[in-house]
Context: one part of a larger RNA
């Protein structure tokens, strides 16, 4: 992992409420007593007490009044039927729908593991090295010191047994809840080790690692308090009907939780001669958007020029200048969320009136919730980078709790809002070459980039479409032949400057035409070229705007990728037309519930089925086959029910009431089995 059993909202007690009973000349008995075959019963006794009949005030108190008040004011409360039992729903106290903690206390169990101690006690192959002494020789006056030897010290050294474990493999459902294998430290010592014994958890020990105290240790283990507690986490069983949300808004040691109010649901009751939402009419009041600059405030360019300031004359008063600064006023170009002289749409409100009706809607009470993590689009703003599938608002929608059909797939986007049934019609959105339902449909256009089918700023004799100004048979653009001249090297300035380094001025002649020169060149000249002019040629041709649909700009990691095939007078785009296919829409037919509608999460009411037991039964069954299981076959919307035939072998069921240990697929459930 699967099958199969088991497994969760209960019980007492008090409280509110719908109902349902009894009583109401007010209801009711408790605790006890009595009594009975039919017994945790059932009857009968037992007014103690409890509600209610009267209230209002802290309260004395006073009463259909009364509090408050100087008040005869005014205002607040009050002003006439209940009560007992009870099913079911909530609340309260209780483990309280069921499993789950890490914790805290309390009693007591451990030192056979493992810390450190205490008493007795065991083992440490072999091999090196060679302290202290102490002898012999040299050596010294003597010593000191050398050399040999003896000697056998050491947390000495190498290495086995032992005792560790620093590295590498292996193994990790191992052979082992710490091993194997290989190598490695210590190996006469703070060493290793037997037996005995001591120290206990608000503690021991501890060469100290928060280690270890029995595979457990930032405080052992075992019962008990204890079903501790869990604003978390998970589960939480039959059907079918009707309605149906929230993820805001205060408050809160509050923020993933709760209490109040928004929103659900149920049931009375009322508004009632009533009318929500929508659409139109009509009146309102606003200060947004866009704008404006009369105010605040900020700002441009003029003009006026108070002051200042800087300068002339003057001894000084003081006269003056001024290409600086600049009040003030005035023109002008502009900015603002916290500016506004004016001021939209819409949104809001209040009336009318249409829809409209047997409809919808509200509002008061009382029962019961459930939600207070919201997402995303459009749109008006804050925050950030006019970033985020980001953050907060605030107006919508849809998801949420919404199925279908489009968007290739694709909660929030578009079309629609799904009662069940039907091989039936018609549409929406989007679509009609194939894939795959319906157009290889008309017409006019454009586009050649496979643009369509990803992107800017800029770039471009790409193509279409309009508008405008020149120039053109007196020959225009373009090409080609040809001229392009002379005063003059113009004058300065310069080493030179000669059309062409710079400054001035730019004039006259000749002419078809030709600058005191457009660009190249040179040290300067020279050289080439332009502007203008003539000839050839032979008809358009030059520029400037606006606009459409293209082009470059264009780099990303499996693999071209518009869903794909594939598409070029299109199957690509523009504008038009006419058809058609497309949903669970909307129509038709049949049918269920219910009065006209029926999507549904959390939640709310409502009606059922089914299981064990109990009681009643003048229902009906059973060895000529009961339950059980198992196959088929009729049935009810469903829980389900009934029949037949195998099997099986001994009890069971129908109707009418109650009572419950009452329905499993989920809980890392739990118990068997495979």
């Nucleotide at each position: 992992g699967c099958u199969g059993g088991c497994g969760a909202c209960u019980u007492a007690g008090a409280a509110g409420g719908c109902g349902a009973g009894g009583c109401g000349u007010g209801g009711u008995u408790a605790a006890g007593a009595g009594a009975u075959a039919g017994a945790u019963g059932u009857c009968u006794c037992g007014a103690a007490g409890c509600c209610a009949a009267a209230g209002c005030g802290a309260a004395a108190g006073c009463a259909u009044g009364u509090c408050u008040g100087a008040a005869a004011a005014g205002g607040g409360c009050u002003u006439u039927u209940g009560u007992c039992u009870u099913u079911c729903c909530u609340u309260c106290u209780a483990g309280a729908c069921c499993c789950g903690a890490a914790c805290c206390u309390a009693a007591g169990u451990g030192a056979c593991c493992u810390a450190u101690c205490u008493u007795u006690g065991g083992a440490c192959a072999g091999g090196a090295u060679g302290c202290a002494a102490c002898c012999c020789a040299g050596g010294u006056a003597a010593a000191a010191c050398u050399c040999g030897g003896u000697g056998a010290a050491g947390g000495u050294c190498c290495g086995a047994a032992c005792c560790g474990u620093g590295u590498g493999a292996u193994g990790u459902u191992g052979a082992a809840a710490a091993a194997u294998c290989a190598u490695c430290g210590g190996a006469u010592g703070a060493g290793c080790u037997g037996a005995a014994g001591a120290u206990a958890g608000c503690g021991g020990u501890g060469a100290a690692a928060u280690g270890c105290c029995a595979a457990u240790c930032g405080a052992a283990c075992u019962u008990a308090g204890a079903g501790c507690u869990a604003g978390c986490u998970g589960g939480u069983u039959c059907u079918c009907c009707u309605c149906g949300a929230a993820a805001u808004g205060c408050g809160u040691u509050g923020a993933g939780g709760c209490g109040c109010a928004g929103c659900g649901u149920u049931c009375a009751u009322u508004u009632a001669u009533g009318u929500a939402a929508u659409u139109u009419g009509a009146a309102g009041g606003g200060g947004u958007a866009a704008a404006g600059c009369a105010c605040u405030g900020u700002u441009u360019c003029g003009a006026u020029g108070c002051g200042g300031g800087c300068u002339g004359c003057g001894a000084g008063a003081g006269c003056g200048g001024u290409a600086c600064c600049a009040a003030u006023u005035u023109g002008u170009c502009a900015c603002a969320a916290a500016c506004u002289c004016a001021u939209a749409a819409u949104a809001c409100u209040u009336c009318a009136a249409a829809c409209a009706a047997u409809u919808c809607a509200a509002a008061u009470g009382a029962g019961c919730a459930g939600u207070g993590a919201g997402a995303c689009u459009a749109u008006g703003g804050g925050g950030g980078a006019u970033a985020a599938g980001c953050u907060u608002c605030a107006u919508u929608g849809u998801c949420g709790a919404g199925a279908g059909g489009g968007a290739a797939a694709c909660a929030g986007c578009c079309c629609a809002g799904a009662u069940g049934a039907c091989u039936c019609g018609u549409u929406a959105a989007g679509g009609c070459c194939c894939c795959a339902a319906a157009a290889u449909a008309u017409g006019u256009g454009c586009u050649a980039a496979g643009u369509g089918a990803u992107a800017a700023a800029g770039g471009a004799g790409g193509u279409g479409a309009g508008a405008g100004u020149g120039c053109a048979g007196a020959a225009a653009c373009a090409a080609c032949c040809a001229g392009g001249a002379g005063g003059u090297u113009u004058g300065c300035u310069u080493a030179g400057a000669a059309g062409c380094a710079g400054c001035c001025a730019u004039c006259c002649u000749u002419u078809a035409a030709a600058g005191a020169g457009u660009g190249c060149g040179u040290a300067a000249u020279a050289g080439c070229u332009c502007a203008c002019u003539g000839g050839u040629c032979a008809a358009g041709g030059a520029u400037u705007c606006u606009u459409g649909c293209g082009c470059c700009g264009a780099a990303a990691a499996u693999g071209u990728c518009c869903g794909g095939g594939g598409c070029u007078c299109a199957a690509g785009u523009a504008c038009a037309u006419u058809g058609c296919c497309g949903a669970a829409g909307c129509g038709g037919u049949c049918a269920a519930u219910u009065u006209u509608a029926u999507g549904g999460u959390a939640g709310a009411g409502g009606a059922g089925c089914g299981u064990u037991c109990u009681c009643c039964u003048u229902c009906a069954c059973g060895u000529a086959g009961a339950a059980g299981c198992u196959u088929c076959a009729c049935u009810g919307u469903g829980a389900g029910g009934u029949g037949a035939g195998g099997u099986g072998g001994a009890g069971a069921g129908g109707g009418g009431a109650g009572a419950a240990g009452u329905g499993a697929g989920a809980a890392u459930g739990u118990c068997a089995g495979c």
Background
Predicted 3D model of a 674-nucleotide part of an RNA (large-subunit ribosomal RNA, domain II) from Dolichomastix tenuilepis. The prediction has a mean pLDDT of 84. RNAcentral holds the full RNA, with entries from ENA. Its Rfam family is "Bacterial large subunit ribosomal RNA".